[in-house]
Context: one part of a larger RNA
RNA sequence: GGACGAACGCUGGCGGCGUGCCUAACACAUGCAAGUCGAACGGAGUGGUUACAAUCAAGACUUCGGUCAAGAGAGUGAUUUACUUAGUGGCGGACGGGUGAGUAACGCGUGAGCAAUCUGCCUUUCAGAGGGGGAUAACAUUCUGAAAAGGAUGCUAAUACCGCAUGAAGUGUUUUGGCGGCAUCGCCGAAACACCAAAGGAGCAAUCCGCUGAAAGAUGAGCUCGCGUCCGAUUAGAUAGUUGGUGAGGUAACGGCCCACCAAGUCGACGAUCGGUAGCCGGACUGAGAGGUUGAACGGCCACAUUGGGACUGAGACACGGCCCAGACUCCUACGGGAGGCAGCAGUGGGGAAUAUUGCACAAUGGGCGAAAGCCUGAUGCAGCGACGCCGCGUGAGCGAUGAAGUAUUUCGGUAUGUAAAGCUCUAUCAGCAGGGAAGAUAAUGACGGUACCUGACUAAGAAGCACCGGCUAAAUACGUGCCAGCAGCCGCGGUAAUACGUAUGGUGCAAGCGUUAUCC
Numbered sequence: 001g002g003a004c005g006a007a008c009g010c011u012g013g014c015g016g017c018g019u020g021c022c023u024a025a026c027a028c029a030u031g032c033a034a035g036u037c038g039a040a041c042g043g044a045g046u047g048g049u050u051a052c053a054a055u056c057a058a059g060a061c062u063u064c065g066g067u068c069a070a071g072a073g074a075g076u077g078a079u080u081u082a083c084u085u086a087g088u089g090g091c092g093g094a095c096g097g098g099u100g101a102g103u104a105a106c107g108c109g110u111g112a113g114c115a116a117u118c119u120g121c122c123u124u125u126c127a128g129a130g131g132g133g134g135a136u137a138a139c140a141u142u143c144u145g146a147a148a149a150g151g152a153u154g155c156u157a158a159u160a161c162c163g164c165a166u167g168a169a170g171u172g173u174u175u176u177g178g179c180g181g182c183a184u185c186g187c188c189g190a191a192a193c194a195c196c197a198a199a200g201g202a203g204c205a206a207u208c209c210g211c212u213g214a215a216a217g218a219u220g221a222g223c224u225c226g227c228g229u230c231c232g233a234u235u236a237g238a239u240a241g242u243u244g245g246u247g248a249g250g251u252a253a254c255g256g257c258c259c260a261c262c263a264a265g266u267c268g269a270c271g272a273u274c275g276g277u278a279g280c281c282g283g284a285c286u287g288a289g290a291g292g293u294u295g296a297a298c299g300g301c302c303a304c305a306u307u308g309g310g311a312c313u314g315a316g317a318c319a320c321g322g323c324c325c326a327g328a329c330u331c332c333u334a335c336g337g338g339a340g341g342c343a344g345c346a347g348u349g350g351g352g353a354a355u356a357u358u359g360c361a362c363a364a365u366g367g368g369c370g371a372a373a374g375c376c377u378g379a380u381g382c383a384g385c386g387a388c389g390c391c392g393c394g395u396g397a398g399c400g401a402u403g404a405a406g407u408a409u410u411u412c413g414g415u416a417u418g419u420a421a422a423g424c425u426c427u428a429u430c431a432g433c434a435g436g437g438a439a440g441a442u443a444a445u446g447a448c449g450g451u452a453c454c455u456g457a458c459u460a461a462g463a464a465g466c467a468c469c470g471g472c473u474a475a476a477u478a479c480g481u482g483c484c485a486g487c488a489g490c491c492g493c494g495g496u497a498a499u500a501c502g503u504a505u506g507g508u509g510c511a512a513g514c515g516u517u518a519u520c521c
Stems, first nucleotide, its partner, number of pairs: 001521003006517005013393006019386002021351001026349003030346003035091003040088002043085005049078004055072002059068003098304003107229008117221002122217007130164001132162002139154006170195011200209003230276003237267003242264006249257001279301004283294004306327005329340004357383001359382003365379001366377004396426004406417004430462001433456004440448001465510005470491003476505005486493002
């Protein structure tokens, strides 16, 4: 000198774009953050339509007993229609969002490999969907319980579940042909045997959306390997599933991944093991570069979700707002038992030098579901707060000497402040006032927002501070103080004329900031 997720002191006009718990991965009140589909299904409810209809009844007739009756209509049934939806079922809750505790590791980066692999939705292609069955939630009745919740009996549907049929391009076994390779083998064929599918919905229909099997693609994921990846030797030996083999199991898949048996290996001064520290990278800062430091924000990967463990479901999890168990903590309780998890967005307490609103909207972009309308979306878009950073603008411009007053100083003549002010003439950026008023949206739909922007009138009005002035280092005098009070980055100032302390005047530097402190180069 540069940099900063900064903090502190003094000061503070406006705008744009960014950015904001670095500390306690501390504990959390409250609200919201993942739903959706009635075009999969049976119900339930509400409204409409229609049939019947207790009852009421204008009115008409009357022998005054009553009869007929438009209409209104509790209620019951029906089909059709519209809407709502607890439950079954489907898809999504594995994305998106947060955090960096752990991890020195194939975790990450980079380059290869899988002849050892899987892949929902999506795209392309081929083929298919025949015929049956038994349940179960909801619901009803009932029981237990304070609650959370659970049990029993009965009934019912499906794109829920289960057999059967059909079936090869699939899988397995056996036989066999060709081609290829990288050892196990891979690819393309042939034959035999065995095994395995399916679901319907909407529509008048056409058709559309789905379903099943297979082949390929795309996307995503898994695994393996080469190289690279902090400090300590005041850590020198480490290791028994350890290293390898055979067999069996397990996995989508290779593998001590797991198990039985057998062998005794394997790693290590090219630093094993142990200990400490740490998420890694693209990048960022600095530097002429080499390098050093760093990993906030944005993007990629990884890991984690109160602590530890476990699996289930599923194409995908060993799953932040799923389940089970154990621990700590908090809450409810009728003491028998239950409920919870902000490292999502706001917000609270606490810690701290220190870090924001319990805001608006799904209008845009994107995501989930849906045929669609649409619903959901604290992702996101915006707004609010903070000079936290960067950038831009303003606080006026021209003329103006009697060099006014004041202040400071003085050799008392003056000198400085200083064209500075006043005064005269102008201008209107920002702010304020009034009018108009977008793009962002493709037919409709705009949170932002009457925002940006434009125009008009109006007044120099509303808008300057901070640090420094001994040398380094740009800028000096007076007074006060008297080794005191104090200053200080280094050298060093201060003991009676201190350009170094404090104040004033003046000056220098930067400027809505200026200084200080911490840290890096």
This is a predicted structure of a 521-nucleotide part of an RNA (small-subunit ribosomal RNA, 5' domain) from an uncultured bacterium. Model confidence (mean pLDDT): 85 of 100. It matches the Rfam family "Bacterial small subunit ribosomal RNA".